[in-house]
Context: one part of a larger RNA
RNA sequence: CCCUCGUUUAGGAACUCGGCAAACUAGCCCCGUAACUUCGGAAUAAGGGGUGCUCGAUUAGUGUGUACGAUCCUCGCGGUCGUAUGCAUGAACGAGUUGCAAUAAAGAGGCCCAAGCAACUGUUUACUAAAAACACAGGGCUAUGCUAAGUCGAACACGACGUAUAUGGCCUGACGCCUGCCCGGUGCCGGAAGGUUAAAGGGAGAGGUUAGCCGCAAGGCGACGCUUCGAACUGAAGCCCCGGUAAACGGCGGCCGUAACUAUAACGGUCCUAAGGUAGCGAAAUUCCUUGUCGGGUAAGUUCCGACCUGCACGAAUGGCGUAAUGAUCUGGGCGCUGUCUCAACGAGGGGCACU
Numbered sequence: 001c002c003c004u005c006g007u008u009u010a011g012g013a014a015c016u017c018g019g020c021a022a023a024c025u026a027g028c029c030c031c032g033u034a035a036c037u038u039c040g041g042a043a044u045a046a047g048g049g050g051u052g053c054u055c056g057a058u059u060a061g062u063g064u065g066u067a068c069g070a071u072c073c074u075c076g077c078g079g080u081c082g083u084a085u086g087c088a089u090g091a092a093c094g095a096g097u098u099g100c101a102a103u104a105a106a107g108a109g110g111c112c113c114a115a116g117c118a119a120c121u122g123u124u125u126a127c128u129a130a131a132a133a134c135a136c137a138g139g140g141c142u143a144u145g146c147u148a149a150g151u152c153g154a155a156c157a158c159g160a161c162g163u164a165u166a167u168g169g170c171c172u173g174a175c176g177c178c179u180g181c182c183c184g185g186u187g188c189c190g191g192a193a194g195g196u197u198a199a200a201g202g203g204a205g206a207g208g209u210u211a212g213c214c215g216c217a218a219g220g221c222g223a224c225g226c227u228u229c230g231a232a233c234u235g236a237a238g239c240c241c242c243g244g245u246a247a248a249c250g251g252c253g254g255c256c257g258u259a260a261c262u263a264u265a266a267c268g269g270u271c272c273u274a275a276g277g278u279a280g281c282g283a284a285a286u287u288c289c290u291u292g293u294c295g296g297g298u299a300a301g302u303u304c305c306g307a308c309c310u311g312c313a314c315g316a317a318u319g320g321c322g323u324a325a326u327g328a329u330c331u332g333g334g335c336g337c338u339g340u341c342u343c344a345a346c347g348a349g350g351g352g353c354a355c356u
Stems, first nucleotide, its partner, number of pairs: 001351008010342002014340001019337001027051005036041001038174001052097005061089012073076001098102001110335005116329001117327002122134002138172007150158002175322004180252003185249002187245005194240003200234002205229005212221003253271005280314001281311001292308005
């Protein structure tokens, strides 16, 4: 000097991003216990008191064994009570007594208030994240009629030796109150009249080749056959088209004017749209400007709580808003407590270095 511990005058969070760490608290018995609440809880809420040993005392009481007796009756190996005698357990109270201290050592919740998030118990990044993430019961949409849909490399197999109160997929996430408008785009479902449309069918027509024919020649024409193309026409789903569907993917406006001070605009005009954001919430896990403004808490508060609404850029199962209980969650405050600090000191064990 480092590590791990122990103690500390006065103060008591002044430390610090933050009470991180440490300390306080602690068992059992008694008293007592608020808001809120889903009436279960919250709750060991909070906050108090007691606690050793000796004696009264083989205490009261309770359980139980044995023997005897009484009594009752649905009569038995029955029930109840009593007496005697054992065993076990065992308060409360009173008196006394020791110590600094009695759950005398060890082990054994600090508490409260107010917000956010997630209902909860649970799960997770084996080795930097335990959470507000995942799951969850509950809710919804959708597919599937059984050789089910779906999974799968063929087959087997699973689904299921199940059968729509079943099984698969997707979303939401207890509970309470609710879940608004838009089907124009994309998707899905339904429709089949018309347009478009493949292979295939079809074969109008065109080309190649050459027996032959024409020609003095160069060359030209050219049947059958073989062969290469090939128009019309017929031709499904799909797409176009017509409807439906948002707890499908998603979306949910702008400008101008107007009221007996001013301000504001219930009101009016106009443009655009598929429709222009309803309820509820709102500087929020979302607010840039922003330490918004007002109130509370502090002597002093970029955080926090309550409001306001000017929502850059909340908003309704990509769920909205509440919510008791729960949480090694996150935020702010308070009481207690303390070497976190003012400000450091001393001690113990272990390690290192130096000297010897």